[in-house]
RNA sequence: AGCGGGGUAGAGCAGCCCGGCAGCUCGGUUGGCUCAUAACCAACAGGUCGUGGGUUCAAAUCCCACCCCCGCAA
Numbered sequence: 001a002g003c004g005g006g007g008u009a010g011a012g013c014a015g016c017c018c019g020g021c022a023g024c025u026c027g028g029u030u031g032g033c034u035c036a037u038a039a040c041c042a043a044c045a046g047g048u049c050g051u052g053g054g055u056u057c058a059a060a061u062c063c064c065a066c067c068c069c070c071g072c073a074a
Base pairs, nucleotide, nucleotide: 002072003071004070005069006068007067010026011025012024013023020057028044029043030042031041032040050066051065052064053063054062
């Protein structure tokens, strides 16, 4: 070379099969509560969805190529 799994927010993961607002938990910030801290409650911020191209009115999702990680085999 070959086969399989994976890459989505700072971390861990859903969503993909069957195209239609990009989400969950933790973490972060601010506020509330408290004598105070933690816990708890509320809000907010944070995303080139691995890269490039194609199809489509519309792509995280479908198609093609490539890159990276893990495993199998050698």
Background: A computed fold for a 74-nucleotide RNA from a bacterium, annotated as transfer RNA. The coordinates come from a structure-prediction model, not an experiment, and the mean pLDDT is 86. Its Rfam family is "tRNA". Rfam links the family to the GO term triplet codon-amino acid adaptor activity.